[in-house]
RNA sequence: CGCGGGAUAGAGCAGCCUGGUAGCUCGCAAGGCUCAUAAUCUUGAGGUCGUAGGUUCGAAUCCUGCUCCCGCUA
Numbered sequence: 001c002g003c004g005g006g007a008u009a010g011a012g013c014a015g016c017c018u019g020g021u022a023g024c025u026c027g028c029a030a031g032g033c034u035c036a037u038a039a040u041c042u043u044g045a046g047g048u049c050g051u052a053g054g055u056u057c058g059a060a061u062c063c064u065g066c067u068c069c070c071g072c073u074a
Stems, first nucleotide, its partner, number of pairs: 002072006010026004020057001028044005050066005
């Protein structure tokens, strides 16, 4: 160089194929329960969906360029 996979909340991941409210688990904060802690229950905060464009009424999702990570081949 060529080919394939990946980038979404602090961590790990789903959602993409088939465009229409951005979710799950753990973690974090507050509260309930308890003499207290753990466990458990409820609620909440936290996301410009890697980046720049295009298509569309509407893009995490479709198309293109670029950046980074992993693997294969030479």